C1' cells in the first nucleotide's frame, strides 16, 4: 500500500417508543348521595405506566424457499451432506416516536 462476494422471506425475540387501546392523576359532565362514591360518556396528563396494539435485528432464534456437491431417476422430480465467519463509532433519516429499524456487513478498527 491494495483485497471480491456475503441470498430472500416469513415468525418471533433481545430491545425500542407512545399513533391507538388499556391503566394511573386531574377535570367536567351524569346518576343516586352528600363525606364522599360510582361510570359502556368527554376532555387532558403521564411510557422515570405492567399491558394489547405498533416498529424490530447482517454480526439474536426457529422455518421455507433457495444455492453447492453427491445419490436415485427414462423424465416431472425425489433424496443426502453443507450453507461458514462477523469489532465497529459520531452523524444523518423514516415513521406518532424511538430503537439492535434504514444510510450500514458504511467510515474506522483488526
Nucleotide at each position: 500500500a491494495u483485497a471480491a462476494u456475503c441470498g430472500u422471506u416469513u415468525u418471533c425475540u433481545a430491545g425500542g417508543g407512545u399513533u391507538c387501546c388499556g391503566c394511573c392523576g386531574c377535570g367536567g359532565c351524569a346518576g343516586a348521595u352528600u363525606a364522599g362514591c360510582u361510570g359502556a360518556c368527554c376532555g387532558u396528563c403521564g411510557g422515570g405506566c405492567u399491558g394489547g396494539u405498533c416498529c424490530g435485528a447482517g454480526a439474536g432464534a426457529a422455518a421455507a424457499c433457495g444455492c453447492a456437491c453427491g445419490g436415485c431417476a427414462a423424465g416431472c422430480g425425489c433424496u443426502g451432506u453443507g450453507u461458514g465467519c462477523a469489532c465497529g463509532g459520531a452523524g444523518g433519516g423514516a415513521u406518532a416516536a424511538a430503537a439492535g429499524c434504514c444510510c450500514g456487513g458504511g467510515a474506522g478498527g483488526a